[in-house]
RNA sequence: GCGCACGUCGUUCAACGGAAGGACGUUGGUCUGAUAAGCCGGCAACGGGGGUUCGACUCCCUCCGUGCGCACCA
Numbered sequence: 001g002c003g004c005a006c007g008u009c010g011u012u013c014a015a016c017g018g019a020a021g022g023a024c025g026u027u028g029g030u031c032u033g034a035u036a037a038g039c040c041g042g043c044a045a046c047g048g049g050g051g052u053u054c055g056a057c058u059c060c061c062u063c064c065g066u067g068c069g070c071a072c073c074a
Base pairs, nucleotide, nucleotide: 001070002069003068004067005066006065007064010024011023012022013021018054025043026042027041028040029039030038047063048062049061050060051059
């Protein structure tokens, strides 16, 4: 330099052109003599910009970042 894949709550994973869910985490309550576990509730996210669309996290372009492969160099 070229190609491919990926970027979503603090972490790890989902989903879908009609507005994002689970687990862990965290926090309040409940329970207990007190913890833990269990149970109930809360908190927390779409990498930046542009385009298409009535509507974009999703599709398209571009930039940034990460991973893998190839090439170059020697």
Notes:
Transfer RNA from a Planctomycetota bacterium, 74 nucleotides, folded computationally. Its mean pLDDT, the model's own confidence on a scale to 100, is 84. Its Rfam family is "tRNA". By type it is a transfer RNA. It was read from a public genome assembly. The source organism's lineage runs through Bacteria, Pseudomonadati and Planctomycetota.